[in-house]
A computed fold for a 74-nucleotide RNA from Pyxidicoccus fallax, annotated as transfer RNA.
RNA sequence: GGGGCCAUGGCUCAAAGGGAGAGCACCCGGCUGGCGUCCGGGAGAUCCGGGUUCGAUUCCCGGUGGUUCCACCA
Numbered sequence: 001g002g003g004g005c006c007a008u009g010g011c012u013c014a015a016a017g018g019g020a021g022a023g024c025a026c027c028c029g030g031c032u033g034g035c036g037u038c039c040g041g042g043a044g045a046u047c048c049g050g051g052u053u054c055g056a057u058u059c060c061c062g063g064u065g066g067u068u069c070c071a072c073c074a
Base pairs, nucleotide, nucleotide: 001070002069003068004067005066006065007064010024011023012022013021018054026042027041028040029039030038047063048062049061050060051059
């Protein structure tokens, strides 16, 4: 330098054009003598900038970052 894959709550991952969800963690309540478990509830996220579309997490372009392979140098 070139190609592939990836970027979504604090963490690990879904959602692949039309209500952004799950588990763990966190907070509140219930339960308990208390803690834990269990039950109910809550807060919290789409890497950035454009484009297409009635509508973009999703498709297209550019950028940034991560990972991997190749090439180059030594």
It matches the Rfam family "tRNA". It is annotated as a transfer RNA. Taxonomically the source falls in Pyxidicoccus (Bacteria, Pseudomonadati, Myxococcota, Myxococcia). The coordinates come from a structure-prediction model, not an experiment, and the mean pLDDT is 83.